RNA sequence: AGAGUUUGAUCCUGGCUCAGGACUAACGCUGACGGUAUGCCUUAUACAUGCAAGUUGAACGGAAAGGUCUCUUCGGAGACACUCGAGUAGCGGACGGGUGAGUAACACGUAGGAAUCUGCCCUAAAGUGGGGGACAACCGGAAGAAAUUCUGGCUAAUACCCCAUAGGUCUUAGGAUUAAAGCUUUUGCGCUUUAGGAGGAGCCUGCGGUUGAUUAGCUUGUUGGUGAGGUAAAAGCUCACCAAGGCGACGAUCAAUAGCUGGUUAGAGAUGAUGAUCAGCCACAAUGGGACUGAGAUACGGCCCAUACUCCUACGGGAGGCAGCAGUAGGGAAUUUUGCGCAAUGGACGGAAGUCUGACGCAGCAAUACCGUGUGUGGGAAGACGCCCCGUGGGGUGUAAACCACUGUCGGAAGGGACGAAAAAAAUGACGGUACCUUCAAAGGAAGCACCGGCUAACUCUGUGCCAGCAGCCGCGGUAAUACAGAGGGUGCAAGCGUUGUCCGGAUUUAUUGGGCGUAAAGAGUUUGUAGGCGGUUAAGCAAGUCAGAAGUGAAAGAAUGGAGCUCAACUCCAUCCACGCUUUUGAAACUGCUUAACUAGAGAAUGUUAGAGGUAAGAGGAAUUCCCAGUGUAGCGGUGAAAUGCGUAGAUAUUGGGAGGAACACCAGAGGCGAAAGCGUCUUACUGGAGCAUUUCUGACGCUGAGAAACGAAAGCUAGGGUAGCGAAAGGGAUUAGAUACCCCUGUAGUCCUAGCCGUAAACGAUGAAUACUAGAUGUUACGGGCAUCGACCCCCGUAGUAUCGUAGCUAACGCGAUAAGUAUUCCGCCUGGGGAGUAUGUACGCAAGUAUGAAACUCAAAGGAAUUGACGGGGACCCGCACAAGCGGUGGAACAUGUGGUUUAAUUCGAUGCAACGCGAAGAACCUUACCUGGACUUGACAUCUGGAGAACUUAGCAGAAAUGCUUUGGUGCCUUCGGGAACUCCAAGACAGGUGCUGCAUGGCUGUCGUCAGCUCGUGUCGUGAGAUGUUGGGUUAAGUCCCGCAACGAGCGCAACCCAUGUCGUUAUUUGCCAUCAUUUAGUUGGGCACUAUAACGAGACUGCCGGUGACAAACCGGAGGAAGGUGGGGACGACGUCAAGUCAUCAUGGCCCUUAUGUCCAGGGCUACACACGUGUUACAAUGGCCGGUACAAUGAGUCGCUACCUAGCAAUAGGAUGCUAAUCUCUUAAAGCCGGUCUAAGUUCGGAUCGCAGGCUGCAACUCGCCUGCGUGAAGUAGGAAUCGCUAGUAAACGUAGAUCAGCACGCUACGUUGAAUAAGUUCUCGGGUCUUGUACACACCGCCCGUCACACCAUGGAAGAUGGUAAUGCCCGAAGUCGGUCACCUAACCGUAAGGAAGGAGCCGCCGAAGGCAGUGCUGUUGACUGGGGUGAAGUCGUAACAAGGUAGCCGUACCGGAAGGUGCGGCUG
Repeated sequence: AGAGUUUGAUCCUGGCUCAGGACUAACGCUGACGGUAUGCCUUAUACAUGCAAGUUGAACGGAAAGGUCUCUUCGGAGACACUCGAGUAGCGGACGGGUGAGUAACACGUAGGAAUCUGCCCUAAAGUGGGGGACAACCGGAAGAAAUUCUGGCUAAUACCCCAUAGGUCUUAGGAUUAAAGCUUUUGCGCUUUAGGAGGAGCCUGCGGUUGAUUAGCUUGUUGGUGAGGUAAAAGCUCACCAAGGCGACGAUCAAUAGCUGGUUAGAGAUGAUGAUCAGCCACAAUGGGACUGAGAUACGGCCCAUACUCCUACGGGAGGCAGCAGUAGGGAAUUUUGCGCAAUGGACGGAAGUCUGACGCAGCAAUACCGUGUGUGGGAAGACGCCCCGUGGGGUGUAAACCACUGUCGGAAGGGACGAAAAAAAUGACGGUACCUUCAAAGGAAGCACCGGCUAACUCUGUGCCAGCAGCCGCGGUAAUACAGAGGGUGCAAGCGUUGUCCGGAUUUAUUGGGCGUAAAGAGUUUGUAGGCGGUUAAGCAAGUCAGAAGUGAAAGAAUGGAGCUCAACUCCAUCCACGCUUUUGAAACUGCUUAACUAGAGAAUGUUAGAGGUAAGAGGAAUUCCCAGUGUAGCGGUGAAAUGCGUAGAUAUUGGGAGGAACACCAGAGGCGAAAGCGUCUUACUGGAGCAUUUCUGACGCUGAGAAACGAAAGCUAGGGUAGCGAAAGGGAUUAGAUACCCCUGUAGUCCUAGCCGUAAACGAUGAAUACUAGAUGUUACGGGCAUCGACCCCCGUAGUAUCGUAGCUAACGCGAUAAGUAUUCCGCCUGGGGAGUAUGUACGCAAGUAUGAAACUCAAAGGAAUUGACGGGGACCCGCACAAGCGGUGGAACAUGUGGUUUAAUUCGAUGCAACGCGAAGAACCUUACCUGGACUUGACAUCUGGAGAACUUAGCAGAAAUGCUUUGGUGCCUUCGGGAACUCCAAGACAGGUGCUGCAUGGCUGUCGUCAGCUCGUGUCGUGAGAUGUUGGGUUAAGUCCCGCAACGAGCGCAACCCAUGUCGUUAUUUGCCAUCAUUUAGUUGGGCACUAUAACGAGACUGCCGGUGACAAACCGGAGGAAGGUGGGGACGACGUCAAGUCAUCAUGGCCCUUAUGUCCAGGGCUACACACGUGUUACAAUGGCCGGUACAAUGAGUCGCUACCUAGCAAUAGGAUGCUAAUCUCUUAAAGCCGGUCUAAGUUCGGAUCGCAGGCUGCAACUCGCCUGCGUGAAGUAGGAAUCGCUAGUAAACGUAGAUCAGCACGCUACGUUGAAUAAGUUCUCGGGUCUUGUACACACCGCCCGUCACACCAUGGAAGAUGGUAAUGCCCGAAGUCGGUCACCUAACCGUAAGGAAGGAGCCGCCGAAGGCAGUGCUGUUGACUGGGGUGAAGUCGUAACAAGGUAGCCGUACCGGAAGGUGCGGCUG
């Protein structure tokens, strides 16, 4: 410090997720030791048991128990005060300890304040005199189950009371009022009063720290005053009266949540989250209320009352409060021992000894956290076993182990043994025989967990097969999973490791530091203006902000720095520093602020002038549509893609004249003008708002913005009343269509118009808030002014204000913006924070309604989105090409047959190929074989390969059974090489390793192939441009068959393709001349022979063609057109040759091959059958339908090829197929080999024929073990369909189509197929509108699996959360009324009473009782807020393969979208106005 994830890729926006750290944690697996910490976060739920607050005999009367002594009748009695139960009294139980329910508050924090109290402690001063009466205990009596209570009597005090006196307090200054306690014999401890201190407590105030406005008004003791009461103390704290205030948008009230802080944690920080342990404060003690005592409480282990709960009970009554320490139950994912000790520290009491102390100190439990240590160390193989992988060679685990040597931390045993204990000595240790030290033995007792697709360090095998499962995000799994599960190996951390949860971080993702708003979310529709915020120039003063110095405070702990102590560390201790805050004080005066005085540049006013669809009202005008009347006139009009509905012979449309009425204002008209926006357009008049320019004058900051608020606000819509020509939602009809609730057509109502009033929204847009200042230019236009010039208007130059285009810097993600900013700055307002749910629900306000404004959540997704890029696509555009169309010729589709396919059939009809690019395809040839299929019969190391052992030569004859395979017998045979050891080949037997598979997967593959397409494209290097994907080059202007070439150009070059190089063909030459040829010479039936190599031909090498030449066009180019010459002319014609890539195209059945599967069978052998079936459908062909022909006779001219298991001359036989003889040829020599159409002659004469030949019959031939299923050929006979083929569709542009025959491969035989070859030999086009395919450029895109794309809504099904809802049921809050406990306060004086007064009566005073105010809980009533539930119901979301359509994305096939209204199964359609996205 970043990373992953939207896309084919890119940049941006934006969310989600991860890596880090921290836990009072929990869970899973695992677990050696020690130190230090920490340990009910949940039910402030209920609690058994024990303990947690007592102490003082030096306050008191005393003596229950114990001790000592004395006595004793052994029952006990007495004394002492060593000691002490209970009681009186004092001090302490208000501390310490727990918890966080409540509390949004002066509760807390911080800084201050004044009107207070304060036990014990400290300092100082003064005192401590004199009296009195009781009550407990105790002794009796009584009630009760108990708790406890009542009653009579005795008694002490530091208990209580009175008097006196000080000082204090009050005061009208006269006075009034008010203290004390003793115990002890010690330098003692106390008591009272006063003043002060320390520490503590109470009260008041400024400031600070949560959320919600879908909580906007709250308040009656409320705010203030006067008086009184009251308190320790100020105060409406309380009461009476008076006034009507007080709080609130700087958020009152209400609701929700919450103890606050030091700190802790994260962060670079700003800050965010948090408030365990430790420390400060507050609050609470079962729930609620109340006071008493006291210095202090409204009191955790006190009291009273009410309520709930629990317990005891003799049913009459009583008792209780662990949120103290342990512990129990419950709850929960989850949190410890009913331990030891007061030795230390601290506390209470005491003079002290001491007692008490679950505070505390320790121990126990828990890996809960942090820190430390160990589980051994060294040597030890080119490296054991096992396991894993493997290319079978080896590699990994791995120096790891074994083995050798050594060491001894921890743990174990034994011995020793602390500090903590403290200033004179002694005594005192829970921890603890602990820490620590020494010795001994033995490597012995001590390693796991998670992960290994990317992020993110770490890879293989096996299993599984969209299953099981994983997953933080992206995503893995559908037979080769580094992602699941296991294993081997590896990586990380380590007594822990992972998971889950929470918080911060990353997240600049709420942005003060530190974000944005044209198009990504986001500028309010516009203006006016209140509060608020901000504000020009100069001077003076003040000092609130601001700045500087000083002082106080900011507890300790913590943090930081430096040291120190535990062996180190954690931990602890010491010192220092910091702490941005608050307060006080002294200064400064630049800036802000305030006050005062001025100024004119902002703003405003005056004067003159200008332009304008600015607004409101009234009046006027002409053109057009429609309707009415009349004339002329006749059969149509109208409408559409084409039609129809409609109108018209009752006279339309057309045309002429007249009239009525409503609405809108052509030309001018412009990127023009005006207005705040919405918006405004004939003319005239009236009233009226604003703006510009020019000139000087005046006021003197009067300004800018603007939350709330107010006004205006298109269209549609609403209310009432008018009006209604045209248009026109709805509606009706006609078309279109699968349907057509639409688009098109004919009608047509609301509405559109006016008046008055509502509504308040639009893509109300520049998708751009208002204001001010600054920052290059160029051009147009509107208004005004100035200058120059002119007779003058123009032109030209300058200024101001508007409006528009381009553009620099700069900005921007890019597109773009660019003085009218989206630049640079300032001020103020509004708004945004992922998509969906949703502008929905609910609440509230407004509205007549429609609806508008405000405006969530649950749930769900990992994206949604912006701009630009490359493709692809478009029922977008432009250009170009191709037998693509057109122009032609011949076909297919109809017939019969052949052949392939589908389908059907079958025991099997083996398998593959399936749009173009499968279908005379694999198959260049299925009778057996082939053969893979079926039936039956056989074999099991196998038909075939290698290895081991044993035997035997190999091989061979014959017979029997059988369909054969095979089985059983049987005859002959002893070989070859040799270094004599043996070896090689072959056969048989045995066992196992293995063979074998045309079994599966072409979607695991190699190789090969098809296709786009012989289309002209596809790329790279460097440079340049762009943030980038990418672009440029390769686009543009021409040209070409061509990215072919030329020119231009931020490109310059290059590669794969094109072309050329290659093959054969067309012309010529040279060389060569047999098996070829024959002009000349001879010869012959015959190039037959001699001879020759001129010609042809053969086969090697050359030449030739290059737009080279001429003319024209073109840009002085490339090139094109025409011409000459030439055998050939613009690639001469043909072939081979197929760029980057596409189609998971085809092939596991050519072959090879991974994986899977079969192994007495899915292998192997054999016989027979099948692949040849046949209601049917399709493809490809053959033969035809005839006279351009058939048949008969005669006759002419090729080329390519093939041949010894062959081609076969020639002869003979046969009608022929063919057969029998026989010859040549391993081929320019011989043979196949007579080419056919053609030409000559004859015949047939338009017919199902002398066309056509299917089918069938008979007789033959050939091949072959074998032609039945199932071959070919010959002869004779038979003589089917068919008379030119519907829709549709194929090939071909010249030696081509068409027609004609010939040869070859395969092959025993089988060819209408295929591949070659020659012969004859046309027609048409010179164009690109359309169809198909392709190329280039451009445009739009919501597509990228790329239009066979994407995608919307209803309906149906399942699940999920949620709204409404008759109601039902809780919680909570306040209000009103009733009742009214305890208790304070007040009142009262029939009752009671020791202290004082009084001789006594009585009084004073007090108490009980009663009354009154207040008052908790409870009750009644209606209400607010909020939760749960609810028949039914509404929409929403999600869900591999449901239904209906096709609304959107391309001109998406009617451009889309916004607002509104109506309508429709649904997307949606239509009307009106608006926007361009």
This is a predicted structure of a 1477-nucleotide RNA (small-subunit ribosomal RNA) from an uncultured Gammaproteobacteria bacterium.